[in-house]
RNA sequence: CCGUAGCUCAGUAGGCUAGAGCGCCUGGUUUGGGACCAGGAGGUCGUGGGUUCGAGUCCCGCCGGC
Numbered sequence: 001c002c003g004u005a006g007c008u009c010a011g012u013a014g015g016c017u018a019g020a021g022c023g024c025c026u027g028g029u030u031u032g033g034g035a036c037c038a039g040g041a042g043g044u045c046g047u048g049g050g051u052u053c054g055a056g057u058c059c060c061g062c063c064g065g066c
Stems, first nucleotide, its partner, number of pairs: 001065003006022004015053001024040005046062005
């Protein structure tokens, strides 16, 4: 310094329901596959506390990585 979906990451002067690309699933298209198109599933935001009306976002401990 970093730890957010299987992977790579975005989201930081706290504010309505947490996102993207790739991947995955279903359908369309195709002789079939790929590509493309439509739709969908998937996250206790490392973990345990604290502050606050409200925390991914602030504070503390711990764990892990560089």
Record summary:
Predicted 3D model of a 66-nucleotide RNA (transfer RNA) from a marine eukaryotic metagenome. It matches the Rfam family "tRNA". Model confidence (mean pLDDT): 81 of 100.